Bacterial small signal recognition particle RNA from Candidatus Lambdaproteobacteria bacterium RIFOXYC1_FULL_56_13, 92 nucleotides, folded computationally. Of the family's consensus pairs, 81% are formed in the model. Its mean pLDDT, the model's own confidence on a scale to 100, is 76. A source record names the gene ffs. The sequence is in RNAcentral, with records from ENA.
[in-house]
RNA sequence: UGGGUGAUCCGCGCAAUUGGAGGGGGUGAAUCGUGUCAGGUCCGAAAGGAAGCAGCACUAAACACCUGAAGAUGUGCGCGGAUCACUUAAAA
Numbered sequence: 001u002g003g004g005u006g007a008u009c010c011g012c013g014c015a016a017u018u019g020g021a022g023g024g025g026g027u028g029a030a031u032c033g034u035g036u037c038a039g040g041u042c043c044g045a046a047a048g049g050a051a052g053c054a055g056c057a058c059u060a061a062a063c064a065c066c067u068g069a070a071g072a073u074g075u076g077c078g079c080g081g082a083u084c085a086c087u088u089a090a091a092a
Stems, first nucleotide, its partner, number of pairs: 001089015016073003022067003026063002033058004041050003
């Protein structure tokens, strides 16, 4: 000086575990939502009008499901670097 092996540390990649921002469709208001409101009610002489139960539609809170970014890590593998130790080869 070169090669090999090991340990520790650092960086990167992949994976694992965790994490859950956000997204998706679903369910979802009997009880104080919105819309539409049969019947019935009220006003009106009538025409017509008003409030509005059930039903239906919609979504809210909520619920469970699917998907899932960042982040985390006394985890695994690989690559690179630093330091240390051991070992080997050659030269002086």

Taxonomically the source falls in Candidatus Lambdaproteobacteria (Bacteria, Pseudomonadati, Pseudomonadota). Its Rfam family is "Bacterial small signal recognition particle RNA". The family's RNA type in Rfam is non-coding RNA gene.